RNA sequence: UGCACAAACAGGGGAGAGAUCCAUAAGAUUGAGACACCGAAGGGGCAAACCUCGUAGCAGUGUGCAACUGUGAGGUGAAACUCUCAGGUAAAAGGACCCUGUCUGGCAG
Numbered sequence: 001u002g003c004a005c006a007a008a009c010a011g012g013g014g015a016g017a018g019a020u021c022c023a024u025a026a027g028a029u030u031g032a033g034a035c036a037c038c039g040a041a042g043g044g045g046c047a048a049a050c051c052u053c054g055u056a057g058c059a060g061u062g063u064g065c066a067a068c069u070g071u072g073a074g075g076u077g078a079a080a081c082u083c084u085c086a087g088g089u090a091a092a093a094g095g096a097c098c099c100u101g102u103c104u105g106g107c108a109g
Stems, first nucleotide, its partner, number of pairs: 001108003005105002008102006018035001020034002022031002036089003042085001043083003049076005057071005
């Protein structure tokens, strides 16, 4: 000096879905009170691929130690996909992600 690298901080942008009903309150909050929804805080799940074990083992039929049929088991493993636990369904707040900047570190020259 540069980087489509990482973390932190600041500013800006930022979707969806009931301002639902009941009780108490002006409202918010609260209630496993009732019904209906959303996915973009967070969290969970999985494909391909790779690794380990393996023609055995497992399951079924079968009187059976036979035989036949079927089939691998486990681990790592992504998301804006999916689940809807959490969170959310007027405004406010929050909000994945994106942009700009500052600083620290990393990498390269």